């Protein structure tokens, strides 16, 4: 200086589920809620998956454009 672990207090986050708003849709923001999380704190540039459209064949796949996800994983 690097990596790995994370004990004790005192706290944070909020999954499905549900209401409201937005949005073709994935999903997103507010209330409720509380399944989990030592980064479940922030980034949407790489990879994944998800909606939308285009080509493709009526229905596919592939490829392309646009969105979305950080509670997918990698990075920082």
């Nucleotide at each position: 200086c690097a990596u790995c672990c994370g004990a004790a207090a005192a706290g944070g986050c909020a999954c499905a589920c549900u209401c409201g708003u937005c949005g073709c849709a994935a999903g997103a923001c507010g209330g409720g809620g509380u399944c989990g999380c030592a980064a479940a704190g922030c980034u949407a540039c790489g990879g994944g998956u998800c909606c939308g459209g285009u080509u493709g064949a009526a229905a596919g796949a592939g490829a392309c454009c646009g969105g979305a996800u950080u509670g997918c994983c990698a990075a920082g």